[in-house]
This is a predicted structure of a 471-nucleotide part of an RNA (small-subunit ribosomal RNA, 3' major domain) from an uncultured bacterium. Its mean pLDDT, the model's own confidence on a scale to 100, is 82. Its Rfam family is "Bacterial small subunit ribosomal RNA". The RNAcentral record of the full RNA draws on ENA, Greengenes and SILVA.
Context: one part of a larger RNA
C1' cells in the first nucleotide's frame, strides 16, 4: 500500500422490521443428481449451474446406440481423360444403395485454335472432425452493482514502497454540489443528452370519428391515429443553514424535486462460463474419432433436490343472462367471417383481407338461481371405450374431444422466498419457435390491496479510522 478482524464511527440496500402472498405437505409438468441401459450425446454447478445452451427430441434436428453400407469422400480448390452420362421406368433391398432399362440429348462464349459450365472417371495434394485443451487465445456473456467508485499530468512532501490531488466541515441517489485545505487541473464512470408513458397547443384527417333523426352525402367539433413545439428549471414564495450548497413547508400547476418505466454497467474481481454458435494457437483421428442410411435413443425409474401449474373451497363450485367492457401482437402453402354438419374436439362449402378496411379475439367482473360445510355439485390424477387433428409416419413417443372411471389433497415440521404503487395478488389476451405440441420464455391489459414505528440486530455493499503473526 492492499486484503482481513466474532475492532470503532458514518451511510446505504426488500438487509431486517411492518405487512401482503407463496415455496417446504399433494397430484401433475418441467430441469438436475444418482441409479439403470446397447445407448440413455454433450455442456452448465454456491449467491452468479438445475422451466439454463434448447424461441418448441415421434422421423429429421441428432452430437449417442446397435446393424447395414462408402473410402479424394457427404462439403471445396487444383490437374488429366470422357460427353459413355444426368431425368424417368423396372427389380432387389429396412433404406443407404446395387443391377438392369433409357425419351430428348451436353449448354454458354469463340479470334474456330480453345475456353468456361455441368457431370462421370483416374491420380494425389487435401477435404473432413459437435475429437482434446476456456489454465494457451479472440469475440461473446455471468457476477460483485446501475455500487459510486477507477486513475492521470504538473506540482509538493517521502532515502524509497508511496503519499498528497480523492482527506476535512456540510450536503446528495451520486467523487453531487458547496466551504476549506500543497495542490492546481484533466479523464473514465454519476447527471443530461436517447426511447416510451403522463398534460396541453397546432398541423394533418382515411382506412379513424360523427354535434346534422337513420341511410347516403357531408364534415374533422370530438375520440384516435402520428409529426412538430409547449412544459418541470428548486423557477416562484417562507423557515432553517456558513451570507454557501442544500434541506423542510407552500403556492401555482397534468406533471414537483431524478415525475414513472426502458436503454446504458467505469477501473477491474472471479485461471468465471463458452474450443457445442462462431474464429482460431498446438496435440489427436485420416478404409476412420470422416460420410450415408434403417431402427433405437435423448421420453428409461427404488429414490433425492430446484423451478413453475393444479388444488384443497362458500370472497366459492355449477347453470343460465346481458352472448359487457381491453391492450399489444399476429397473418398468403396464410388468417379464415359467414352458412351447414357434429354433443364436442372437428369437417364441408366459402366471402374479405398482403389489412387503423377483412380475419384471429378475452377472462375475472355484474345479474339470477341452485348447492350449506360433506373428501362433497371441491378437487381433479389415473384407467377403459369412442373419436378428432398435424403429418410418409403418433407402438416405443404428439396434442385435442366424448361418455365413463374419480386417486391424493382438510392450508403443509425445521426452514426458506418475492413485493414499497398501478406495486403485490388476482385474470385472461397475444408472439417468437412450430407440420403438429407451451403449466416455459417474452409481451400485454382489465380488477387492484396491506404496510414502512424505526436501524438495535441477520446479509451484502460504500467511506473514514485502528489492530495485524497475511500478501
Nucleotide at each position: 500500500u492492499g486484503a482481513c478482524g466474532g475492532g470503532g464511527a458514518c451511510c446505504c440496500g426488500c438487509a431486517c422490521a411492518a405487512g401482503c402472498g407463496g415455496u417446504g405437505g399433494a397430484g401433475c409438468a418441467u430441469g438436475u443428481g444418482g441409479u439403470u441401459u446397447a445407448a440413455u450425446u454433450c455442456g452448465a454447478a454456491g449467491c452468479a449451474a438445475c422451466g439454463c445452451g434448447a424461441a418448441g427430441a415421434a422421423c429429421c434436428u441428432u452430437a449417442c446406440c446397435a446393424g447395414g453400407u462408402c473410402u479424394u469422400g457427404a462439403c471445396a480448390u487444383c490437374g488429366g481423360a470422357u460427353g459413355c452420362a444426368u431425368a424417368g421406368c423396372u427389380a432387389a433391398g429396412a433404406g443407404a444403395u446395387u443391377a438392369g432399362u433409357g425419351a430428348a440429348g451436353u449448354a454458354c462464349c469463340u479470334u474456330c485454335g480453345g475456353g468456361u459450365a455441368c457431370a462421370u472417371c483416374c491420380a494425389g495434394a487435401c477435404a473432413g472432425g459437435u475429437g482434446g485443451u476456456g489454465c494457451a487465445u479472440g469475440g461473446u456473456u455471468g457476477u460483485c452493482g446501475u455500487c459510486a467508485g477507477c486513475u492521470c499530468g504538473u506540482g509538493u512532501c517521502g532515502u524509497g514502497a508511496g503519499a498528497u490531488g480523492u482527506u476535512g466541515g456540510g450536503u446528495u441517489a451520486a467523487g453531487u454540489c458547496c466551504c476549506g485545505c500543497a495542490a492546481c487541473g484533466a479523464g473514465c464512470g454519476c447527471a443530461a443528452c436517447c426511447c416510451u408513458u403522463a398534460u396541453g397547443u397546432u398541423u394533418a384527417g382515411u382506412u379513424g370519428c360523427u354535434a346534422c333523426g337513420c341511410a347516403a352525402g357531408a364534415g374533422c367539433a370530438c375520440u384516435c391515429u402520428a409529426g412538430a413545439c409547449a412544459g418541470a428549471c428548486u423557477g416562484c414564495c417562507g423557515u432553517u443553514g456558513a451570507c454557501a450548497a442544500a434541506a423542510c413547508g407552500g403556492a401555482g400547476g397534468a406533471a414537483g424535486g431524478u415525475g414513472g418505466g426502458g436503454a446504458u454497467g467505469a477501473c477491474g474481481u472471479c485461471a468465471a462460463a463458452u474450443c457445442a454458435u462462431c474464429a482460431u494457437g498446438c496435440c489427436c483421428c485420416u478404409u476412420a474419432u470422416g460420410a450415408c442410411c434403417u431402427g433405437g435413443g435423448c421420453u428409461a425409474c427404488a429414490c433425492a433436490c430446484g423451478u413453475a401449474c393444479u388444488a384443497c373451497a362458500a370472497u366459492g363450485g355449477c347453470u343460465a343472462u346481458u352472448a359487457a367492457c381491453a391492450a399489444a401482437g399476429g397473418g398468403a402453402a396464410a388468417c379464415g367471417a359467414c352458412a351447414c354438419c357434429g354433443c364436442g374436439a372437428g369437417g364441408u362449402g366459402a366471402a374479405g383481407c398482403a389489412a387503423a378496411a377483412c380475419u384471429c379475439g378475452a377472462a375475472a367482473a355484474a345479474c339470477a338461481g341452485u348447492c350449506u360445510c360433506a373428501g362433497u355439485u371441491c378437487a381433479g390424477a389415473u384407467u377403459g371405450c369412442a373419436g378428432g387433428c398435424u403429418g410418409c409416419a403418433a407402438c416405443u413417443c404428439g396434442c385435442c374431444u366424448g361418455c365413463a372411471u374419480g386417486a391424493a389433497g382438510g392450508c403443509g415440521g425445521a426452514a426458506u422466498u418475492g413485493c414499497u404503487a398501478g406495486u403485490a395478488a388476482u385474470c385472461g389476451c397475444g408472439g417468437a419457435u412450430c407440420a403438429g405440441c407451451a403449466u416455459g420464455c417474452c409481451g400485454c391489459g382489465g380488477u387492484g390491496a396491506a404496510u414502512a414505528c424505526g436501524u438495535u440486530c441477520c446479509c451484502g455493499g460504500g467511506c473514514c479510522u485502528u489492530g495485524c503473526a497475511c500478501a